[in-house]
Order: sequence, then C1' cells, then structure tokens
RNA sequence: GCCGACGUAGCUCAGUUGGAAGAGCAGCUGAUUCGUAAUCAGCAGGUCGGGGGUUCAAAUCCUCUCGUCGGCU
Repeated sequence: GCCGACGUAGCUCAGUUGGAAGAGCAGCUGAUUCGUAAUCAGCAGGUCGGGGGUUCAAAUCCUCUCGUCGGCU
C1' cells in the first nucleotide's frame, strides 16, 4: 500500500427484508434472612465510533473518515 471482519449500556453480545434499541452479567432500591450470600420483584444506564448524504422514517442503505483485529504484498 491492497483486501476482509468488527466498533451498539460499565463488560460480553443480539438486533442489518429500513418503522426507531434489547438480553445476560455488573450497578441501585425493595422483599426474603439474625446477618451475608443466593433467590425474587422493580429501577437506572445508550450522540448505535465520528462527519455527510438518501428517505416520510437509518444501528440497518450510500459515501468519507477514525480505531481494533486478521490476511496479502
């Protein structure tokens, strides 16, 4: 330099036939317990890496760019 994959909650990841974001773990509150853990119930947490574009509507499509990983030279 070229090619490919990935980037979504604190972490690990779903969600890519466009209708607007979820799970598990972690966190907080409550219940239970003599107390802790476990269990149960509830709650909070997200500029979907960034900019621009298409569209009534974009995590999803197009484009530029940044980062990580892998391959080739």